[in-house]
RNA sequence: UGAUUAUUAAGAGGAGAUGAGAGAACAGGCUCCGUGAAACUCCGACAACCCCUGAAUUUUUCAGGAAGGUGCCAAAACCUGCCCGAUAUUGGGAAUAAUAAUUU
Numbered sequence: 001u002g003a004u005u006a007u008u009a010a011g012a013g014g015a016g017a018u019g020a021g022a023g024a025a026c027a028g029g030c031u032c033c034g035u036g037a038a039a040c041u042c043c044g045a046c047a048a049c050c051c052c053u054g055a056a057u058u059u060u061u062c063a064g065g066a067a068g069g070u071g072c073c074a075a076a077a078c079c080u081g082c083c084c085g086a087u088a089u090u091g092g093g094a095a096u097a098a099u100a101a102u103u104u
Base pairs, nucleotide, nucleotide: 002103003102004101005100006099007098008097013043014042015041016040021032022031023030026081027080028079029078044073046071048070049069050068051065052064053063054062055061056060077096082093083092084091085090
């Protein structure tokens, strides 16, 4: 880098430094942002997965934990765009993306 599987409507902030953008790609919207964006550093939090503990109906489920490995800490992955149904609204699915574990 690629592949497979699972999950993604819950949860979680301060400082330093910096100085204009950001919300995955493209587009349409909508929102955040000099009362300081994104990226970077430090500390902290959260608990999505691995992990640890306990129980059970034990290929799994539930409850708890946060020492460790990743992750993550505006808004549903912010909403929509593709398909099907319903037809002001909207429901379901797919695709793509992200995260983890395994594998190449």
Predicted 3D model of a 104-nucleotide RNA (SAM riboswitch aptamer (S box leader)) from Acetofilamentum sp.
The organism belongs to Acetofilamentum, within Bacteria.